[in-house]
Molecule: c-di-GMP-I riboswitch aptamer
Organism: Chloroflexota bacterium
């Protein structure tokens, strides 16, 4: 040093709620909060799931959303057994 692993120590991140705030909507942001995470860092490349203005209401085109649904891809602290 890498690979596997995940005691420890030193941080970190932030669930559901609420308050403001975008947005059609799922859903994002910013403050609280703290359920829980060894990548719960980042990338929509692959299934999964949810919205969906077009269209008629149905549908789900056709665009978005979900990185803490799962897989994969980069990249990262610490180092006992």
């Nucleotide at each position: 040093a890498c690979u596997c692993c995940g005691a420890a120590a030193a941080g970190g991140c932030a669930a559901a709620c609420c308050u403001g705030u975008c947005g059609a909507a799922a859903g994002g942001c910013a403050g609280g909060g703290g359920c829980g995470c060894a990548a719960a860092g980042c990338c929509g490349c692959g299934g999964g799931u949810c919205c969906u203005u077009a269209u008629c209401u149905g549908u789900g085109u056709u665009g978005g959303a979900u990185a803490g649904c799962c897989g994969g891809g980069c990249u990262g602290c610490c180092g006992a057994a």